[in-house]
This is a predicted structure of a 67-nucleotide RNA (transfer RNA) from a marine eukaryotic metagenome. Rfam family: tRNA. The sequence is in RNAcentral, with records from MGnify.
RNA sequence: GCUUAGCUCAGCUGGUUAGAGCACCGGUCUUACAAACCGGGGGUCACAAGUUCGAAUCUUGUAGCGC
Numbered sequence: 001g002c003u004u005a006g007c008u009c010a011g012c013u014g015g016u017u018a019g020a021g022c023a024c025c026g027g028u029c030u031u032a033c034a035a036a037c038c039g040g041g042g043g044u045c046a047c048a049a050g051u052u053c054g055a056a057u058c059u060u061g062u063a064g065c066g067c
Stems, first nucleotide, its partner, number of pairs: 001065003006022004015053001024040005046062005
């Protein structure tokens, strides 16, 4: 310094229901596969506690990883 979906990441100065790409599943299309298009599932925001009306975001501790 970092930890957010299976992977790579975004998320501003705390505020509506946590998102994108890829991957995955179903459908259309095809002899079939891929591509394309349409739709869908998937998250205790590393863990615990605190502050606050409200925390992924602020504070403290713990764990893991990197320099």